Predicted 3D model of a 73-nucleotide RNA (transfer RNA) from Clostridia bacterium DTU065. Taxonomically the source falls in Clostridia (Bacteria, Bacillati, Bacillota). It was read from a public genome assembly. Its mean pLDDT, the model's own confidence on a scale to 100, is 81. Its Rfam family is "tRNA".
RNA sequence: GGGGGUGUAGCUCAGUUGGGAGAGCGUUAGCUUCGCAAGCUAAAGGUCGGCGGUUCGAUCCCGCUCACCUCCA
Numbered sequence: 001g002g003g004g005g006u007g008u009a010g011c012u013c014a015g016u017u018g019g020g021a022g023a024g025c026g027u028u029a030g031c032u033u034c035g036c037a038a039g040c041u042a043a044a045g046g047u048c049g050g051c052g053g054u055u056c057g058a059u060c061c062c063g064c065u066c067a068c069c070u071c072c073a
Base pairs, nucleotide, nucleotide: 001072002071003070004069005068006067007066010025011024012023013022019056027043028042029041030040031039049065050064051063052062053061
């Protein structure tokens, strides 16, 4: 330098015929207990790596770019 892959909540990840952003764990609050743990209920938490484009509408399609992994040289 070139090819491929990954990037979504604090962590691990799901989510594509383009239209609702989610799960588990964690955190906080409440219930339960003499107390703790466990259990149950609820809540908070996201510029979907960044910029631009297509579209009525983009996590999803297109271009560029950043970080990391990998292959070739």